[in-house]
RNA sequence: CCUUCGGGGCGUGGUGAGCCUCUUGCAGUUGAGGCAAUUCCCGACCGGCGGUGAAAGCCCGCGAGCGAGCCGAUCUGAAAACACGGUGAGCUGACUCGGUGAGAUUCCGAGGCCGACGGUACAGUCCGGAUGGGAGAAGG
Numbered sequence: 001c002c003u004u005c006g007g008g009g010c011g012u013g014g015u016g017a018g019c020c021u022c023u024u025g026c027a028g029u030u031g032a033g034g035c036a037a038u039u040c041c042c043g044a045c046c047g048g049c050g051g052u053g054a055a056a057g058c059c060c061g062c063g064a065g066c067g068a069g070c071c072g073a074u075c076u077g078a079a080a081a082c083a084c085g086g087u088g089a090g091c092u093g094a095c096u097c098g099g100u101g102a103g104a105u106u107c108c109g110a111g112g113c114c115g116a117c118g119g120u121a122c123a124g125u126c127c128g129g130a131u132g133g134g135a136g137a138a139g140g
Base pairs, nucleotide, nucleotide: 001140002139003138004137005136010043011042013041014040018035019034020033021032022031044125045124046115047114048062049061050060051059057113058112065091066090069087070086071085072084095111096110097109098108099107117128118127119126
């Protein structure tokens, strides 16, 4: 320098915001039926990459997301701002107890906890940015 690879996970359960049909009525009022949340409730399920005395979602880092500033390109008579590309300060989740052992917040047992942004009935699991980016892995 090139090539390839490089993220998993919901239910025939409950409720019913809302919508639709019919009905009734002065009325958006009444009554009946239907549809309706992977978001609520209940239960279930998932876990990128490197490291670490021994195997890690929750130990240390990285990636993904947001992003001040700076640079570039564009535009203009000249300049500046927005949008665009690059770089990038900074921000960014969660664990305890017991056991084994030389050594484990990594194994075994038990009980917990966490999960970007936009959309939508409030989302780790649906749809979207993404046929993207990517830590990194393997090979030439």
This is a predicted structure of a 140-nucleotide RNA (FMN riboswitch aptamer (RFN element)) from a marine sediment metagenome. Of the family's consensus pairs, 100% are formed in the model. Its Rfam family is "FMN riboswitch aptamer (RFN element)". From the family's description: The RFN element is a highly conserved domain that is found frequently in the 5'-untranslated regions of prokaryotic mRNAs that encode for flavin mononucleotide (FMN) biosynthesis and transport proteins. Its family is annotated with FMN binding in the Gene Ontology.